[in-house]
Predicted 3D model of a 290-nucleotide part of an RNA (large-subunit ribosomal RNA, domain VI) from a Candidatus Aenigmatarchaeota archaeon. Its Rfam family is "Archaeal large subunit ribosomal RNA". It was read from a public genome assembly.
Context: one part of a larger RNA
RNA sequence: UGUUGGUUGCCUGACUGGAAGGAAGGGAAAGUACGAAAGGAACACCCUUCCGUGGCCUCUGGUUUACCGGUUGUACAUUGCAAUGCCGGGCAGCUACGCCAUAGCGGAUAAGAGCUGAAGGCAUCUAAGCUCGAAACCGCCCGGAAAAAUAGGCAGCCGUUCGCAGACCUGACUGGCAACAGCCGGGAAUGCGACGAAGGCUCUUAUAGACGAUAAGGUUGAUAGAGUGGGGGUGUAAGAUGGAAGGAUUCGUCCGACCAUUUCAGCCCGCCACCACUAAUCGCCUGAGU
Numbered sequence: 001u002g003u004u005g006g007u008u009g010c011c012u013g014a015c016u017g018g019a020a021g022g023a024a025g026g027g028a029a030a031g032u033a034c035g036a037a038a039g040g041a042a043c044a045c046c047c048u049u050c051c052g053u054g055g056c057c058u059c060u061g062g063u064u065u066a067c068c069g070g071u072u073g074u075a076c077a078u079u080g081c082a083a084u085g086c087c088g089g090g091c092a093g094c095u096a097c098g099c100c101a102u103a104g105c106g107g108a109u110a111a112g113a114g115c116u117g118a119a120g121g122c123a124u125c126u127a128a129g130c131u132c133g134a135a136a137c138c139g140c141c142c143g144g145a146a147a148a149a150u151a152g153g154c155a156g157c158c159g160u161u162c163g164c165a166g167a168c169c170u171g172a173c174u175g176g177c178a179a180c181a182g183c184c185g186g187g188a189a190u191g192c193g194a195c196g197a198a199g200g201c202u203c204u205u206a207u208a209g210a211c212g213a214u215a216a217g218g219u220u221g222a223u224a225g226a227g228u229g230g231g232g233g234u235g236u237a238a239g240a241u242g243g244a245a246g247g248a249u250u251c252g253u254c255c256g257a258c259c260a261u262u263u264c265a266g267c268c269c270g271c272c273a274c275c276a277c278u279a280a281u282c283g284c285c286u287g288a289g290u
Stems, first nucleotide, its partner, number of pairs: 005158007015144004021051007034039001052102005060096004067089005072082003091270001104140004112132004161194005168187004173182003195289001198286004203217004223279003227274004231269004239262005246255003
């Protein structure tokens, strides 16, 4: 762009992609079938493991330059810098080394096995007809898919209008001898405007994301931020008070690592809620109209 008005939502599924599965061990079958004995299976059933595939983050592990703490150098304090300075932890997120799922059944067949059965009184799986038969083929399974031009279906909403100007074509009336002038109409390409379901932009965002797109929201509001609470991370803040090995001393006192209490503290959070305090205000554009 098309799909024969526009738009929104929900579907169908022609066609198309997939390998989504593939192995092994154990138990039991069973000391059974079989076999004179010696020996010695298998199907169905149960459990487990490995590889592959798809998904997830409750647990475990990793990461976690959000965060918390310790500590060295830079004279002290707070920062900065030194690979995040180094070190110890670590939520969310992302992950594997972690967790979950991962069937067989049906259809039509191949080689093959057969039934009935003539040509050819018999026989013969084949000539007519019929029954079986494989990890291969086609389905059941998981994705995409109305551009499937035979361009699908169902449902909701709106529309199938109005106004102005109007090239051009054309009719009547009045005046005039006439050319023509005036006036009242009809049709109509086209242009502009109004109305208008819905959508978009400006806007707040994330379950989405390279950008578009998608999804949630937009005051009839919890969309994000701030705040409060919960849940978590780190590990007990600063200040104050009390104690303190010892050192110094002018003998008056001064300095003092560190310990305890205040204190499961302080600091912090991409999580979960509550709460309109802040910002989504106000606006603009597209848009079917036979």
Annotation: The coordinates come from a structure-prediction model, not an experiment, and the mean pLDDT is 83.